The prediction has a mean pLDDT of 85. A computed fold for a 468-nucleotide part of an RNA from an uncultured bacterium, annotated as small-subunit ribosomal RNA, 3' major domain. The RNAcentral record of the full RNA draws on ENA, Greengenes and SILVA. Its Rfam family is "Bacterial small subunit ribosomal RNA".
Context: one part of a larger RNA
RNA sequence: UGACGGGGGCCCGCACAAGCAGUGGGGUAUGUGGUUUAAUUCGACGCAACGCGAAGAACCUUACCAGGGCUUGACAUGAUUAGGAAUAUAUAAGAGAUUAUAUAGCUCUACGGAGUCUAAUUACAGGUGGUGCAUGGUUGUCGUCAGCUCGUGUCGUGAGAUGUUGGGUUAAGUCCCUAAACGAGCGCAACCCUUAUCACUAGUUGCUAACAUUAAGUUGAGGACUCUAGUGAGACUGCCGUUUAUUAAAACGGAGGAAGGAGAGGAUGACGUCAAAUCAUCAUGCCCUUUAUGUCCUGGGCUACACACGUACUACAAUGGGUAGGACAAAGGGAAGCAACGGAGUGAUCCUGAGCAAAACCCAAAACCUAUUCACAGUUCGGAUUGAAGGCUGAAAUUCGCCUUCAUGAAGCCGGAAUUGCUAGUAAUGGCAGGUCAGCAUACUGCCGUGAAUACGUUCCCGGGCCU
Numbered sequence: 001u002g003a004c005g006g007g008g009g010c011c012c013g014c015a016c017a018a019g020c021a022g023u024g025g026g027g028u029a030u031g032u033g034g035u036u037u038a039a040u041u042c043g044a045c046g047c048a049a050c051g052c053g054a055a056g057a058a059c060c061u062u063a064c065c066a067g068g069g070c071u072u073g074a075c076a077u078g079a080u081u082a083g084g085a086a087u088a089u090a091u092a093a094g095a096g097a098u099u100a101u102a103u104a105g106c107u108c109u110a111c112g113g114a115g116u117c118u119a120a121u122u123a124c125a126g127g128u129g130g131u132g133c134a135u136g137g138u139u140g141u142c143g144u145c146a147g148c149u150c151g152u153g154u155c156g157u158g159a160g161a162u163g164u165u166g167g168g169u170u171a172a173g174u175c176c177c178u179a180a181a182c183g184a185g186c187g188c189a190a191c192c193c194u195u196a197u198c199a200c201u202a203g204u205u206g207c208u209a210a211c212a213u214u215a216a217g218u219u220g221a222g223g224a225c226u227c228u229a230g231u232g233a234g235a236c237u238g239c240c241g242u243u244u245a246u247u248a249a250a251a252c253g254g255a256g257g258a259a260g261g262a263g264a265g266g267a268u269g270a271c272g273u274c275a276a277a278u279c280a281u282c283a284u285g286c287c288c289u290u291u292a293u294g295u296c297c298u299g300g301g302c303u304a305c306a307c308a309c310g311u312a313c314u315a316c317a318a319u320g321g322g323u324a325g326g327a328c329a330a331a332g333g334g335a336a337g338c339a340a341c342g343g344a345g346u347g348a349u350c351c352u353g354a355g356c357a358a359a360a361c362c363c364a365a366a367a368c369c370u371a372u373u374c375a376c377a378g379u380u381c382g383g384a385u386u387g388a389a390g391g392c393u394g395a396a397a398u399u400c401g402c403c404u405u406c407a408u409g410a411a412g413c414c415g416g417a418a419u420u421g422c423u424a425g426u427a428a429u430g431g432c433a434g435g436u437c438a439g440c441a442u443a444c445u446g447c448c449g450u451g452a453a454u455a456c457g458u459u460c461c462c463g464g465g466c467c468u
Base pairs, nucleotide, nucleotide: 007468008467009466010465011464012463013462015458016457019422020421021420022419023418026314027313028312029311030310031309032308033307034305035304042053043052064300065299066298067297068296069295070294073124077123078122079121080120081119082118083117084116087104088103089102090101091100092099093098106115107114108113126289127288129287130286131285135283136282137278138277139276140274142272147186148185149184150183151182152181153162154161155160166177167176168175192266193265194264195263197233198232199231200230201229202228203227207222208221211220212219236260239254240253241252242251243250316415320374321373322372323371324370325369326368332363333362334361337356338355342351343350344349381412386407387406388405389404390403391402392401428450429449430448431447432446433445434444
C1' cells in the first nucleotide's frame, strides 16, 4: 500500500422483512452424474456447469464403435515422365465404397506447344490428435457496482501520501461547500433506439365524418379521424411555497401538463479479478501421427438404465371439466413457399387450387362472454402406459420421428428438511409468431390479451460501496 476479521461507523441492492406464485412429493420431457456398453464421441462442474456449446443426432450431421476399402490420398500448390480425355449412359459383381466391360466423347494453336484430365514418382497434403498452465481472438463473472488512474505542485529519507479525505447531497467520484492542492483522462450522465402527447408534411395497398352507392369502405369521392413514416415541438427543478447553521447543491409539497423530478424500457460493461471458459467456430507456437491418430463406405451408437441431482411441462379440480353459440390482438413468416373457398374423411389429412414476392392474398388466436350439464367422487378430475387401426415427411420411420381416431385409464387429493422468482402493465395466467427445420419444440427468442397483493422498516442472512 492492499487484502482479510464471527472489529466499528455510514450507505445500497427482491438481500432480509411484508406479500403473490412456485420448486422440493406424482407423471412426463430434457440436461448431467453414475452404471452399463463394441461404442454409449467431445467439451462445460459453486455462484458464473447441468432445456449449456446443440437455432432442432432416423441416413447425413458425426467427431464414437464393428466390419469392408484407399495410400500423393476426400482437399491445395509445384516439379519430372508417360498418355488423351474429362464425363455421360447401359450391363454385371458387391452391403456400399468400388471394380470390370461396352458405347458415345476435348478446346485453342504462330503446329513448337498451351489449357484440362488420367497414371506413376517426388516435395507434400491431412489430423474435431495433445497442451486454453505456451498464445491471439472471443466470452462469462464481480457489475451498469461507482469506481480506477495520470500530469504538475506540496509533504515524507523512503515505500508512499495528498488530490479521491471532511460537511451536506445524489441512482452516480452526481453536484455544492470547505480544504495544499490545481487541473486532466477512462468510467457516471448525456448524445443512439423503442415507447407515452401534440403539430406539420404525405395519403396507398391503410382510414371513412359528411355526400352518393353497396350484401360488404364494395365503388365514386374525401384527408377530417384512425393508422402508417419522415421532420419538428415537448420536461428544464423552468414556475410557486417550505425545509436545509445558508446566499449553495439539493429534498419535500403544489400548479400547469399527455408525461415530473433519470417518465418507462433497451443498447452501452472503466482499471482490473478468477493461470475462469474455449486449441471442437476460427487462427496459431511446440509436441505427436503419416499404408494411419488421415480418408471413403455399410451398419450400429450418441436415444442404453437398479439409481441420484438440476431445469421445465402437465396435474391433483367446481375461481373447475365437458358441450353448443358469439367476440376482440400484436409482432412475425410466405415462391422448391403461404395457401383461402369448395369437396371427401369421426379425425390427422387428402383432392382441387382462387389469391399473394404481400399495409393488398394466406398462415390465423386463446383465456373471455352467453346458455346448458356434471355435485365433490380417484369422479364427466387427471392423463401416464399399453393394444389396434390410420395419416404425414422422407430412398428409408425396426433400433429411433411427429400427428389422428377407437379402446385402455397408472401415479397423483397441494407436497418433509430446504429453496427460487417477482415492486406495475410487474408477478400470475392465456394464447400467437419466428429461427433451427424435408420431418420433429413441454426448449429458446420475441409478441400481444386478462391482470393483482405487498413494502412498517434495515435488527438479522447474502452480495457490494466509502471511511477507520